Predicted 3D model of a 367-nucleotide RNA (Bacterial RNase P class A) from an Actinomycetota bacterium.
The source organism's lineage runs through Bacteria, Bacillati and Actinomycetota.
Its Rfam family is "Bacterial RNase P class A". By type it is a ribozyme. Rfam describes the family as follows. Ribonuclease P (RNase P) is a ubiquitous endoribonuclease, found in archaea, bacteria and eukarya as well as chloroplasts and mitochondria.
The sequence is in RNAcentral, with records from ENA.
Model confidence (mean pLDDT): 81 of 100.
RNA sequence: UGAGUAGGCUGGGCGGCCGCGGCUCGGGCAACCGGGUCGAGGAAAGUCGGGACUCCACAGGGCAGCGCGGUGGGUAACGCCCACCCGGGGUGACCCGGGGAAGCGCCACAGAAACAAACCGCCGGCGGCGCCGAAAGGCGGAGCCGGUAAGGGUGAAACGGUGGGGUAAGAGCCCACCAGCGUCGCGGGUGACCGCGGCGGCUCGGCAAGCCCCGCGCGGAGCAAGACCAAGCAGGGAGUGAGUGGCCCGCUCGAUGCUCCCGGGUAGGUCGCACGAGGCGUGCGGCAACGCACGUCCCAGAUGGAUGGUCGCCACCCGUCGCGCAAGCGGCGGGAACAGGAUCCCGCUUACAGGCCGGCUCGCGAU
Numbered sequence: 001u002g003a004g005u006a007g008g009c010u011g012g013g014c015g016g017c018c019g020c021g022g023c024u025c026g027g028g029c030a031a032c033c034g035g036g037u038c039g040a041g042g043a044a045a046g047u048c049g050g051g052a053c054u055c056c057a058c059a060g061g062g063c064a065g066c067g068c069g070g071u072g073g074g075u076a077a078c079g080c081c082c083a084c085c086c087g088g089g090g091u092g093a094c095c096c097g098g099g100g101a102a103g104c105g106c107c108a109c110a111g112a113a114a115c116a117a118a119c120c121g122c123c124g125g126c127g128g129c130g131c132c133g134a135a136a137g138g139c140g141g142a143g144c145c146g147g148u149a150a151g152g153g154u155g156a157a158a159c160g161g162u163g164g165g166g167u168a169a170g171a172g173c174c175c176a177c178c179a180g181c182g183u184c185g186c187g188g189g190u191g192a193c194c195g196c197g198g199c200g201g202c203u204c205g206g207c208a209a210g211c212c213c214c215g216c217g218c219g220g221a222g223c224a225a226g227a228c229c230a231a232g233c234a235g236g237g238a239g240u241g242a243g244u245g246g247c248c249c250g251c252u253c254g255a256u257g258c259u260c261c262c263g264g265g266u267a268g269g270u271c272g273c274a275c276g277a278g279g280c281g282u283g284c285g286g287c288a289a290c291g292c293a294c295g296u297c298c299c300a301g302a303u304g305g306a307u308g309g310u311c312g313c314c315a316c317c318c319g320u321c322g323c324g325c326a327a328g329c330g331g332c333g334g335g336a337a338c339a340g341g342a343u344c345c346c347g348c349u350u351a352c353a354g355g356c357c358g359g360c361u362c363g364c365g366a367u
Stems, first nucleotide, its partner, number of pairs: 001363005007357004012314007020039008041338001045349002048347005053222004065218005070084005085098005099213002103211002105207003119152002121148006129140004160178006179203001181200008226271004235262006241253004278297008316335008
């Protein structure tokens, strides 16, 4: 310097004016006014995985169902994260994948055959028939029976590879080397697994996101959870008329009326609900994920759902014009992402204009 690979951070700044929500202080009978302070994100999103919390259910055990799946570690937990192992890809940095083929089932098209196979070919036997021959016989050979996985052909995949021996032709049938599997021993590792040596049959495809087997995990519903207060209407209980009049009777008026209480509970309100697996800094342990200790900070809580609008300056990008040899400077115009809480937390996934920071790999050039 050119390609590439894998990460981390950021997501405009300052000010004026007009506004919004929570808390708090002061004023006001109150409505409200004034001051102070706090007020979205890295994804607040998808609601996919895991938890906290709440209610319901539950003696114990099992089946079914669902999810996960190399090993070790981290974590409250996970399908997340870290380190390592094995297989595949890449020159490499690095990326992708991950229990088991015992049983049942399936393997499109093509192909004879998709699991232990004979279509062509090759080889052996019998051989109607044809040809040659005087004959004996010879040659060819439809067809039938058998052997053969060397060769051809089909396919994503066809029953180890190369060479030699062997055979009628062939074949791990036998031998050497190689690949793979199993087993035994030794060594290394917590482990997945790895290395070395011996022996063996020579070696029976793929799919488990089809059923299945093995191991591990899982009770259900969710903040519209749930708790408290509680109008009105309806229900239950108790008491009781009003006016006139000093009082009673009477008269008039009114009535399933009025008053009080009760439990359940709708509207509505309050809590849950903002101090938490919390943020930041330093030190220590660990390869790392992460953990521990100390210090420090308090950081949204709305519910017709606040966090906005506008102007100026600066910074960034683009276009254009002017000046300048150039680097660049200045004027004008324009642009500036994805997106916004609603119980909270840890992850994953997806979206994202622009900018910054280091790590590693390969190529080229220079010293």